Description:
Bacterial large signal recognition particle RNA from a Solirubrobacteraceae bacterium, 268 nucleotides, folded computationally. Taxonomically the source falls in Solirubrobacteraceae (Bacteria, Bacillati, Actinomycetota, Solirubrobacterales).
[in-house]
């Protein structure tokens, strides 16, 4: 240094999630890399951490270690950004709101404008008239008495020789007390009803009548300027809290590359 037989190893790895932990089996990402039972209200273990069974390969492309890589999943609210939401500023930002000039555009207006005075209404209490409404009472209407209510009193009872008299149930009438319904009608009562009269108040405003005096008057359609208002909706500063979206960070890590290391036993 070949060759021949064996061993150690390997025959997939990673993230999640469950778990005191550690591994299946779930899902997910690399990517092809054995076969059978067991296994999510979960199966098997114990830091030596899947158990039981059977095959394939084997001292190097291939097995171990170190580096570089970098799919993917996970984590951190980072004086960072986006977004949301609280709170706090800002009107020397925009939109609103009010007032005041101007400019067009329309009205009213000598059949009399603005404005003066007077008077009245709206407003607020008193207090009355008429109605409605509610309540009570009364009338009408009906019913209504076995006997202590009347009238007629069949039967049958009493007096009487007789004629003819007497109380007198039941029935029916007709009421009395009490029942009872709907309207209507009289009378009274009440006030968060209605339209008026009366009388007394308050008075910017709003109407309306009379006067007085003589030319202007005021709207909302628009559109500029100008003052003041005020965080009402928005912009913007800020301050806090939430969102793994974006950027940032910190582990974990497969494919893949680059380097390096590692038996035994026989023969030639």
């Nucleotide at each position: 240094c070949c060759g021949u037989g064996c061993u150690a190893g390997g025959c997939g790895g990673g993230g999640u999630g469950c778990u005191a932990g550690c591994g299946g089996u779930g899902c997910c990402c690399u990517g092809u890399a054995c076969c059978c039972g067991c296994a999510a209200u979960c199966c098997g273990c114990u830091a030596u951490a899947g158990c039981g069974g059977g095959g394939c390969u084997g001292a190097a492309u291939c097995c171990c270690c170190u580096c570089c890589a970098g799919a993917g999943g996970g984590g951190c609210a980072c004086a960072g950004g986006c977004c949301c939401u609280g709170g706090g500023g800002u009107c020397a930002g925009c939109g609103c709101c009010g007032g005041u000039c101007c400019u067009g555009u329309g009205g009213c207006g000598u059949u009399g404008a603005u404005g003066g005075c007077u008077c009245g209404g709206u407003c607020c209490c008193g207090u009355u008239g008429c109605g409605a409404u509610g309540g009570a009472g009364g009338u009408c209407c009906g019913u209504g008495a076995a006997c202590c209510a009347g009238g007629u009193c069949a039967g049958g009872u009493c007096c009487g020789g007789a004629a003819g008299g007497a109380a007198g149930c039941a029935g029916c009438c007709u009421u009395a007390a009490g029942c009872g319904a709907u309207c209507g009608c009289c009378u009274u009562c009440a006030g968060g009803c209605g339209c008026g009269g009366c009388g007394g108040g308050a008075g910017c405003g709003c109407c309306g009548a009379g006067u007085c005096g003589g030319a202007g008057c005021a709207g909302u359609c628009a559109g500029g300027a100008u003052c003041a208002g005020g965080c009402c909706g928005c912009g913007c500063c800020c301050c806090a809290g939430g969102u793994a979206c974006c950027g940032g960070c910190c582990a974990c890590g497969a494919a893949g590359g680059a380097g390096g290391g590692u038996g035994c036993a026989c023969g030639g």